[in-house]
RNA sequence: UGCCGAAUCUCCGCUCGCACGCGGGCGGAGAACGGGGGACCCACUUGUUGGGGCUAACCCACCGCAGGAGACGGUGGGGGCGCAGCUUCUUUUGCGCCAGUCCGUCAGCUAACCCCGUAGGCCGAAAAAGGAG
Numbered sequence: 001u002g003c004c005g006a007a008u009c010u011c012c013g014c015u016c017g018c019a020c021g022c023g024g025g026c027g028g029a030g031a032a033c034g035g036g037g038g039a040c041c042c043a044c045u046u047g048u049u050g051g052g053g054c055u056a057a058c059c060c061a062c063c064g065c066a067g068g069a070g071a072c073g074g075u076g077g078g079g080g081c082g083c084a085g086c087u088u089c090u091u092u093u094g095c096g097c098c099a100g101u102c103c104g105u106c107a108g109c110u111a112a113c114c115c116c117g118u119a120g121g122c123c124g125a126a127a128a129a130g131g132a133g
Base pairs, nucleotide, nucleotide: 002122003121004120008031009030010029011028012027013026014025015024016023017022032118033117034116035115036114037113042108050106051103052102053101054100058078059077060076061075062074063073064072079098080097081096082095083094084093086133087132088131089130090129091128092127
């Protein structure tokens, strides 16, 4: 030496700024990383209560101030994710989170192949033991 997350790196062009070291914006190319679509085989043939994708952000039961079912709200249980400060693995302990969003009636898996993304956000003095770097 911070953290979540795929969301980073390099080069080129234009442009702006500059303390002349470099930095910002826009566009392009490449790398790396992440995601989606898409055969055979296999699986499924479950139907408007539409269905599905991203993400940890889900599942079940009961109740309702909600309601045609569903959705919604509440409670409980299960499950999942993150943090504890150099990184990483395991255990213990403690703390926090389960938001949101997209497709548009359509999508199981999936070789070839095709397409898309590179955002955004957050602290504040940092727990213990063992292993690796």

RNAcentral holds the sequence, with entries from MGnify. The RNA shown here (c-di-AMP riboswitch aptamer (ydaO/yuaA leader)) has 133 nucleotides and comes from a soil metagenome. The model forms 92% of the base pairs in the Rfam consensus. Model confidence (mean pLDDT): 81 of 100.